[in-house]
RNA sequence: GCUCCUAUCGUCUAGCCCGGUCUAGGACGUCAGGUUCUCAUCCUGGAAACUGGGGUUCGAAUCCCCAUAGGAGCA
Numbered sequence: 001g002c003u004c005c006u007a008u009c010g011u012c013u014a015g016c017c018c019g020g021u022c023u024a025g026g027a028c029g030u031c032a033g034g035u036u037c038u039c040a041u042c043c044u045g046g047a048a049a050c051u052g053g054g055g056u057u058c059g060a061a062u063c064c065c066c067a068u069a070g071g072a073g074c075a
Base pairs, nucleotide, nucleotide: 001074002073003072004071005070006069007068010028011027012026013025020058030046031045032044033043034042051067052066053065054064055063
C1' cells in the first nucleotide's frame, strides 16, 4: 500500500444478510421496594446502548460512501 472482518446498556449478547408494528430484546451486574431478626436466596419495579459524519428512502441499528478504533491476510 491492497483486501477482508469487527464496533449495540457497566459486561456479554440478539436483531443487520431480507429496512417499518410493542419503550432496540435477553443474561449477568447495578439501584429502589417487598420478603427475612440480619445477610443471602426469591419476587416486583427502575436507570442504562446502536463508534462518528454524510447519503439513499415516506421511513435506517439494518442499505451505500467517507472517517476513527481494533483485528486478520497479502505484498
Transfer RNA from Candidatus Terrybacteria bacterium RIFCSPLOWO2_01_FULL_40_23, 75 nucleotides, folded computationally.
RNAcentral holds the sequence, with entries from ENA.
Its mean pLDDT, the model's own confidence on a scale to 100, is 81.
It matches the Rfam family "tRNA". It is annotated as a transfer RNA.